[in-house]
């Protein structure tokens, strides 16, 4: 320079008006003063607290996870190493079990599990032929060495041996298992020795193993509590009561007052002092954790946290200058997006700057 790769950090400041919303103080509804979104507040995917609900014990059923040690209140989350693939490389991704069963494995192939389609051998019968052998047809025969098919067809390579062949046997090579030993808290890595053990693949097929897993969620929950209807208790009345515009006469109709208690509207906890925030040290390769020491930092609920102008800083353009990266003029421009019981984490969405490291080129 040019192409990569992992991680960090911030999310504009400050000052004026004028609006919104809590608190606090003086006062009775208005000043004062202080505070007022985020890294993801989203997606609600995971795991917790917290409340109500079930709940002797146990067993089936269903879920969820799956190298290994650790870190957390807990996890399907993390740190840090193991293997295996990728990659030149920094670095990324994946991770229990197909010798318990079962199944399934397109297309082509005979055959996809313990295989005879072509082909090689035997055996037999019929030809031909002096004979050796040769052709041809039959065989519930024997062969996995050629040959075709396929993503995949029973390690590989030389030899023995065989009618033909084959780990059938030998040697060297490569894989597996089992034991022994060294390193490591292990997963696993190095070595030795034994054994022909070598007959595939799927478990984001069914299932095995093994460890967690009660159910609903702040619209949990608790308390206060009005009108209207309706329900209980009392008590007043048929010489009452209430209608028909005051009054009598008529008519109509069955009520009236008190209390009590359940619920509902509407209210108040529940609500933000917490696995809390922020420095320092100290322990650990890390996640993290310990100590000490300051701080309190939104709380709305028909649901606030907004607008507007000015300084200045940061990005980009576009002119002038000195002079090859500064100055100064002008003008644009700031993402993704809004708390709602509350923390821990995942995955997503975004503008911008900085840092380590790998590769390939040229220069010194």
């Nucleotide at each position: 320079a040019g192409g990569g790769a992992a991680g960090a950090u911030c999310a504009g400041a400050u000052g004026u008006u004028c609006g919104c919303u809590g608190u606090g103080c003086c006062a009775u509804u208005g000043u004062c003063a202080c505070a007022g979104a985020g890294g993801a507040a989203a997606g609600u995917c995971c795991g917790g607290a917290c409340a109500c609900c079930a709940c002797a014990g146990g067993g089936c059923g269903g879920g969820a996870u799956a190298c290994u040690u650790c870190c957390u209140a807990a996890c399907g989350g993390g740190a840090a190493g193991c293997u295996g693939c990728a990659g030149c490389a920094a670095u990324g991704c994946a991770g229990a079990g197909c010798c318990a069963g079962c199944u399934c494995c397109a297309c082509a192939g005979a055959a996809a599990c313990a295989a005879a389609c072509c082909g090689c051998c035997g055996u037999u019968c019929a030809g031909u032929g002096u004979a050796a052998a040769c052709u041809g047809g039959a065989u519930u025969g024997g062969c996995a060495a050629g040959g075709g098919u396929g993503a995949a067809a029973u390690g590989g390579c030389g030899g023995u041996g065989u009618a033909a062949g084959a780990g059938a046997c030998c040697a060297c090579c490569g894989g597996u298992a089992u034991c022994c030993u060294u390193g490591g808290c292990a997963a696993c890595a190095g070595g030795g020795a034994u054994a022909g053990c070598c007959a595939g693949g799927a478990a984001a097929g069914c299932c095995u193993u093994a460890u967690c897993c009660g159910g609903u969620g702040c619209a949990a929950u608790g308390c206060c509590a009005a009108a209207u209807a309706g329900g209980a208790a009392a008590g007043c009345u048929a010489u009452g009561a209430u209608g028909c515009g005051g009054c009598c006469c008529g008519u109509a109709u069955c009520g009236c007052u008190u209390u009590c208690g359940g619920g509902u509207a509407g209210g108040c906890a529940g609500c933000u002092u917490g696995a809390g925030c922020u420095g320092u040290u100290u322990u650990g390769u890390g996640a993290a954790a310990a100590a000490c020491a300051g701080c309190c930092c939104a709380g709305a609920g028909g649901g606030a946290u907004g607008a507007a102008c000015a300084u200045c800083a940061c990005u980009c353009c576009g002119a002038a200058a000195c002079a090859u990266g500064u100055u100064u003029c002008g003008g644009a421009g700031g993402a993704c997006a809004g708390a709602a019981u509350c923390c821990g984490g995942c995955u997503u969405a975004u503008g911008a700057u900085c840092u380590u490291c790998c590769c390939u080129u040229u220069a010194u």
Predicted 3D model of a 364-nucleotide RNA (Bacterial RNase P class A) from Cloacimonas sp. (SeqCode). The RNAcentral record of the sequence draws on ENA. The source organism's lineage runs through Bacteria, Pseudomonadati, Cloacimonadia (SeqCode), Cloacimonadales (SeqCode) and Cloacimonas (SeqCode). The gene name in the source record is rnpB. It matches the Rfam family "Bacterial RNase P class A". It is annotated as a ribozyme. Gene Ontology terms of the family: ribonuclease P activity, dimeric ribonuclease P complex and tRNA processing.